[in-house]
Molecule: transfer RNA
Organism: Candidatus Parcubacteria bacterium
RNA sequence: GGGCACAUAGCUCAGCGGUAGAGCAGACGUCUUAUACACGUCCGGUCCUAGGUUCGAAUCCUAGUGUGCCCA
Numbered sequence: 001g002g003g004c005a006c007a008u009a010g011c012u013c014a015g016c017g018g019u020a021g022a023g024c025a026g027a028c029g030u031c032u033u034a035u036a037c038a039c040g041u042c043c044g045g046u047c048c049u050a051g052g053u054u055c056g057a058a059u060c061c062u063a064g065u066g067u068g069c070c071c072a
Base pairs, nucleotide, nucleotide: 001071002070003069004068005067006066007065010024011023012022013021018055026042027041028040029039030038048064049063050062051061052060
């Protein structure tokens, strides 16, 4: 220098044009003498940034940033 992949909740990840979700973590409750386990409820995200397309974008297109891998 060229190519590819990834970036979504505190963490690990789904979601592939039509209201952003799960597990774990955290808070509270039930249960227990108590803790743990189990169960339930709650909390938590300007979807990496900026533009474009569209009635509508996490999703499609472009550019950039960061991370990883490959080639030179």